[in-house]
RNA sequence: CACGAAAGGGCAAACCGGUCGAGAGGCCGGGACGCAAAGCCAAGGACCUUCAUCGUUGCUCGCUGGGAGCGGCGGAAAGGCAGCCUGGCUACCGAAG
Numbered sequence: 001c002a003c004g005a006a007a008g009g010g011c012a013a014a015c016c017g018g019u020c021g022a023g024a025g026g027c028c029g030g031g032a033c034g035c036a037a038a039g040c041c042a043a044g045g046a047c048c049u050u051c052a053u054c055g056u057u058g059c060u061c062g063c064u065g066g067g068a069g070c071g072g073c074g075g076a077a078a079g080g081c082a083g084c085c086u087g088g089c090u091a092c093c094g095a096a097g
Base pairs, nucleotide, nucleotide: 001097003094004093010035011034015030016029017028018027019026020025033083039089040088041087043086044085045084047080048079049078050077053075054074055073056072057071058070059069060068061067
C1' cells in the first nucleotide's frame, strides 16, 4: 500500500420510554438487526418532510360582491437523511500478500 485473519475493544437498526420539532427527524436512556470506517462533512444524485409561499384542482359552506373552510396534485424554497450511492477529511489492530 492493499486487505480483513487474530485479539482487545468500538458503534447500534427495528421496537419501547423520555424530550425537542409543524413534520421528515434530532438528542438521551433501554435494546441489538447489523457494521472494518455504522467515525466526521449535506458538495452531486436518490429518498423523505411541508409551518409559510406560488400555480392548479375537488368537495362543503355561502351567496351573487367577492369569498371562507377542508383536502388532492405540481413548482419553487426551506429543511431532513452520512445505517442509500458518489465525493471530501480523519483513524485503532496487523496474520497472510